[in-house]
RNA sequence: AGAGUUUGAUCCUGGCUCAGGAUGAACGCUGGCGGCAUGGCUAAGGCAUGCAAGUCGAAAGUUCGGGUAUUUAUAUCCGAACUUGGCAAACGGGAGAGUAACACAUUGGUAACCUGCCCCCGAUUCGAGAAUAACUUUGAGAAAUCGAAGAUAAUACUCGAUGGUCUUUUCUUAAUAUAUAUUAAGAAAAGUAAAGGUCCGCCGAUCGGGGAGGGGCCUAUGGCUUAUCAGCUUGUUGGUGAGGUAAUGGCUCACCAAGGCGACGACGAGUAGCGGGUGUGAGAGCAUGGCCCGUCUCACUGGGACUGAGACACUGCCCAGACUCCUACGGGAGGCUGCAGUCACGAAUCUUCCACAAUGCCCGAAAGGGUGAUGGAGCAAUGCCGCGUGUAUGAAGAAGCCCUUCGGGGUGUAAAAUACUUUUAUUAGGGACGAAUCAAUGACGGUACCUAAUGAAUAAGGGGCUGCUAACCUCGUGCCAGCAGCAGCGGUAAUACGAGGGCCCCGAGCGUUAUCCGGAUUCAUUGGGCGUAAAGGGUCCGUAGGCGGUUUUGUACAUCUUCUGUUAAUUCUAUCGGCUCAACCGAUAGGACCGCGGAAGAGAUGGCAAGAACUAGAGGCCGGAAGAGGCAGACGGAAUUGUCGGUGUAGGGGUUAAAUCCGUUAAUAUCGACAGGAACACCCAAAUGCGAAGGCAGCUUGCUAGAACGAGCCUGACGCUAAGGGACGAAAGCGUGGGGAGAGAAUGGGAUUAGAUACCCCAGUAUUCCACGCCGUAAACGAUGGAUGCUAAACAUUGGAAGUAUCGACCCUUCCAGUGUUGUUCACUUAAGACUAACGCCUUAAGCAUCCCGCCUGGGGAGUACGAGACGCAAGCUUAAAACUCAAAGGAAUAGACGGGGACCCGCACAAGCGGUGGAGCAUGUGGUUUAAUUCGAUGAUACGACGAGGAACCUCACCAAGGUUUGACAUCUAGCUGCAGACCCCCGGAAACGGGGGAGCCUUCGAGGGGUGCUAGACAGGCGCUGCAUGGUUGCCGUCAGCUCGUGUCGUGAGAUGUACCGUUUAAGUCGGGGAAACGAGCGCAACCCCUAUCUUGUGGUUUCAUGUGUCACAAGAGACUGCCUGCUUUAAGUGGGAGGAAGGUGGGGAUGACGUCAAAUCAGCAUGGUCCUUACACCUUGGGCGACACACGUGCUACAAUGGGAAGUACAAAGGGACGCCAAGCGGUAACGCGGAGCAAAUCCCCCAAAACUUCCCCCAGUUCGGAUUGAGGUCUGCAACUCGACCUCAUGAAGUCGGAAUCGCUAGUAAACGCGCAUCAGCCACGGCGCGUUGAAUACGUUCUCGGGUCUUGUACUCACCGCCCGUCACACCAGGAGAGUCGGUAAUACCCGAAGGCUGCGCCUAGCGCGGACGAAGGUAGGACCGAUAAUAAGGGUGAAGUCGUAACAAGGUAACC
Repeated sequence: AGAGUUUGAUCCUGGCUCAGGAUGAACGCUGGCGGCAUGGCUAAGGCAUGCAAGUCGAAAGUUCGGGUAUUUAUAUCCGAACUUGGCAAACGGGAGAGUAACACAUUGGUAACCUGCCCCCGAUUCGAGAAUAACUUUGAGAAAUCGAAGAUAAUACUCGAUGGUCUUUUCUUAAUAUAUAUUAAGAAAAGUAAAGGUCCGCCGAUCGGGGAGGGGCCUAUGGCUUAUCAGCUUGUUGGUGAGGUAAUGGCUCACCAAGGCGACGACGAGUAGCGGGUGUGAGAGCAUGGCCCGUCUCACUGGGACUGAGACACUGCCCAGACUCCUACGGGAGGCUGCAGUCACGAAUCUUCCACAAUGCCCGAAAGGGUGAUGGAGCAAUGCCGCGUGUAUGAAGAAGCCCUUCGGGGUGUAAAAUACUUUUAUUAGGGACGAAUCAAUGACGGUACCUAAUGAAUAAGGGGCUGCUAACCUCGUGCCAGCAGCAGCGGUAAUACGAGGGCCCCGAGCGUUAUCCGGAUUCAUUGGGCGUAAAGGGUCCGUAGGCGGUUUUGUACAUCUUCUGUUAAUUCUAUCGGCUCAACCGAUAGGACCGCGGAAGAGAUGGCAAGAACUAGAGGCCGGAAGAGGCAGACGGAAUUGUCGGUGUAGGGGUUAAAUCCGUUAAUAUCGACAGGAACACCCAAAUGCGAAGGCAGCUUGCUAGAACGAGCCUGACGCUAAGGGACGAAAGCGUGGGGAGAGAAUGGGAUUAGAUACCCCAGUAUUCCACGCCGUAAACGAUGGAUGCUAAACAUUGGAAGUAUCGACCCUUCCAGUGUUGUUCACUUAAGACUAACGCCUUAAGCAUCCCGCCUGGGGAGUACGAGACGCAAGCUUAAAACUCAAAGGAAUAGACGGGGACCCGCACAAGCGGUGGAGCAUGUGGUUUAAUUCGAUGAUACGACGAGGAACCUCACCAAGGUUUGACAUCUAGCUGCAGACCCCCGGAAACGGGGGAGCCUUCGAGGGGUGCUAGACAGGCGCUGCAUGGUUGCCGUCAGCUCGUGUCGUGAGAUGUACCGUUUAAGUCGGGGAAACGAGCGCAACCCCUAUCUUGUGGUUUCAUGUGUCACAAGAGACUGCCUGCUUUAAGUGGGAGGAAGGUGGGGAUGACGUCAAAUCAGCAUGGUCCUUACACCUUGGGCGACACACGUGCUACAAUGGGAAGUACAAAGGGACGCCAAGCGGUAACGCGGAGCAAAUCCCCCAAAACUUCCCCCAGUUCGGAUUGAGGUCUGCAACUCGACCUCAUGAAGUCGGAAUCGCUAGUAAACGCGCAUCAGCCACGGCGCGUUGAAUACGUUCUCGGGUCUUGUACUCACCGCCCGUCACACCAGGAGAGUCGGUAAUACCCGAAGGCUGCGCCUAGCGCGGACGAAGGUAGGACCGAUAAUAAGGGUGAAGUCGUAACAAGGUAACC
């Protein structure tokens, strides 16, 4: 000191979360020791038991016990008890309920007061008397206790005397003082006191004065939340008098006055003891008030007084109430918020311990007694601090465990082992300080500490390891189980779950939970914001308040300086010291900061002065001019509609298209007249003007407001802002009364549609208009509060003024005030404009500053609920939450993608053409169905006659049925065995595989050694089983589209951009050129280089030809084409149009060649391969079947439907291939397929091989035909072990559908389409009509880019980024949650009115007068009554939130398909 989290990425805003510290803590796991602290935070709930306040015999009386002395009885000593009396009991100890207050803190005051014990000073202590308790006798009662009679003492009580500097009254003088008055001195009058004890030292008592310490009262200042608490108050505020008190005072009372407090927050409500301090923080602050100290308050709840120096009294009294206990039922007793302890409550908090030895306190003359204060011990890891659980050596490193690429690595010097030490532990011995005081006196405690012995001995865990955040592997699991502080992990390769190993952090602890501060500058004084993220009030006026121009005088309130008092101690800080260190404790010092008081000073700034002046702010007077500024009145024309009349006839209207609708009762159209309402078109008119905003537009009149300008004069700071307050305030809406043409919510109808409660159309009420009165809100927006000052300008425009000029103007120049646009360094100069998250803003600031106001603090819930309103007729408005829920919501910009956005361009994309498909039959592939099986894969384009398959009768083969085998059909190895050269032959069963039997039978060396073979056993083989979403490789599509990137530089906070933006009649092309403001280069693509082909040259070659020479053939090497030349256009360019030459002209034609990437595209069945599964089977062999099925659907083809044809005959012209298990000539046979035959050829030589369309002639004559050939029958040929399922071909016969094909759809731009045949691969043969090649004949058309599809570039919008097959809204249905309403019901709190009225003091009266009785007002609790506030609960209804896969639609985001929104 920061980090994670919104996004594809970025910057910002903004919340959430984490890392730190802390605690009177609790919980989980674990646990060796010591020191010092701390320990019922909850029920101020209830309490058994014991103790916590007594003491004094030197103030008295009495009784008893013991001892001594002596004579029985006395005297005396010791001890105990009771009583009178004195002092203490008001302290100490506990708790925080109440209290928002003079309760506390700080500072002052008390001339308005008190003070026992203590200290000092002065003066005294004389005399007399009456009682009473204990005790004795006795009565009542269960008890507590109460009563009667008798006796007695005092430092108990009463009376008298004396007395002052005491008290009261009066007077005099002096001082202080505004005054009442106070103080000091003096005079007079009246009044008031005492107590003795004794050990003879003294201790007491009384009066008066002073001190110390303690207390009472008062003032100022300070410190919680809430305005959804705005008015409160009648003893209230003040006065006079009286009472009361120690004392002031409405403290109380009588009378008088009507005051007092309050937005600087009264009153009310909620919460809370306050402070020193404590925690945290850099600080400012924020939070807190446990232990310790100070203070206040309380003592079962409420009330009350008594005693006393002091109390309205924690362990005193009286009364009332609740609760508990005792009881003989008549009555009584009690108060742990003292120490222990107990129950309850709770997540949770200790011993019914020891001692008065120390420190204090009370009593006492003292000894001493008392003291749960205190000192100690005990319990608890509750906290802080300290120590230990061993130390050294010890392997290239044991075992075990884990991982592994199987080589090894890790745990790890760790262990073992060897040597050593003894803190701690145990045992034994010694043994304190704390004691003050000569002696005696220690609870703690035989403790701390010291010494010795024994023996590594007695002692390690917790959390974590995806990122934040230090630390990683394996296995298991498979969106399951689970984890999680946030982000998020888990759906078969999980470093995130669980386990193991390893590692990291801390360590007698470690984690978790809760709470506080911090981080959070996330309430911002230090130190934030408000155009678009949350946030400027709709506008103006103005009150309080805040702020305020220039000069001068005074003052010294603020302010500042110095000194001083205070700010308790503790704490904190520094230094030093004591416990072995530390924690802890002590001493000394500083006081800081802040606050308050006092003294002295300064005079800038602010304030003050009813100070003095000024004119720059502000205002006033005068003048001419501008304007849709406002209000009222009058007037005007056009148009729509309606009514009347004329003309006229069948339609009109409306829409994408229609219909509803209007019209023969005459519409629409057209002409004329009239009526009525509303609004003021075009022109003027404009970025125009005016107004505070809302808003304002025909013309004119009247009334009226404001701003600007000009020139001076006047006032003299009169100003700015503005909480509350007031006024104005679009549209819609409301009330009353008018008015109502057009438009037009609602509504009706017609369309559209799946639906259409909409968009479109036809109608149409409220409304819109006027008057008066309400409402008070808008995306009331510049999403930008007002005022003032400062910070370059340029241009345009409105108003005014001046200057120049002019006859007068315009123009031009300047100034002021508005309204707009551009926009920041261009000349000079060294650079740079400021701000902003960016967009942008920029003298009309969102810049630089000052002042004042308003507002904001995550999203949703919600501008909602409740409450309130002297707001409203209502609708509603204003003010304005919480529970709950999410980890985001949001702004700006970026790159893409997308759009039923735009621009440009291209492509057989459309168009223009030619020929097809879709209809028929057949072939073939697919789906489906069927089946024992119809093996598997491919499925929009990018699967389906270029499918894998370029050859399914067996094989192939993966499928099915049946039969068989199990180390296996195949590979490597080990062990044992057999036989020997074998794999061979024969027989039987069988469909075969296979099984059984028989026969024959090794090589080399001779060691059963090696090799091979077979058998057995074991490692293993094998799998076309699964996962193409684990992969490699290969392939398809976009697409042969022109794109895709990089380096450096530059721009931008950044993502990114630039380069690759712009221009070009550019190009096939990011092809090229030019311009340009930052680009310059490069790469992968394009093009070219490569191959084939068209022309020529040269050379060579064989072939051809009857032959020669040739070349039209082949091969090889060259040439040739490059916009090179001319010309037009373009920018003098790139290029392009035309032309020449040329075989070929602008890439000549064709091929190969496929950028970055996209589709989790295809393929585990071509191959390879991770993982996983099967192992007498999911492996292997065999026979037969199946892959060829067939109601049907689709794709791709072939043949046709005929005359541009069919048939017959005749005659021509190719190219490219193939050939030895081959091609096969001639010749012969057969109608033919083919057979016989055998020549030639390993090929420019021989063969396949006669090309066919074409051409010539003849027939057919438009028909289901001399078209068409399916289907079927018969007979054959060939291949092959084998043509039944299931081959091809030939001959004869048969002769189906079909007469050019619906919606729709495909290919092709030239040697192309179309037509025609030929060859080849695979292959025994062939289901090939397929595929791949070859040549022959050989067209038509392209105006063009509006539309369809696809693509490219630029731009625009976006709420999309899994990228439109996107995103996303609302109702309904279901489940859960919280809050509000709710007929009511229940409870609590604080008051009010009345009733009743205890104790008690006060007061009046009486008499049996230390008192008692009676009465009065006051008075707690209680009762009655009606309200207020708060909470709990409730049928029910409504809304909200949340919830992987529900329903209905599609509202929003693109022009979201009706722009959206208010």

This is a predicted structure of a 1462-nucleotide RNA (small-subunit ribosomal RNA) from an uncultured bacterium. The sequence is in RNAcentral, with records from Greengenes.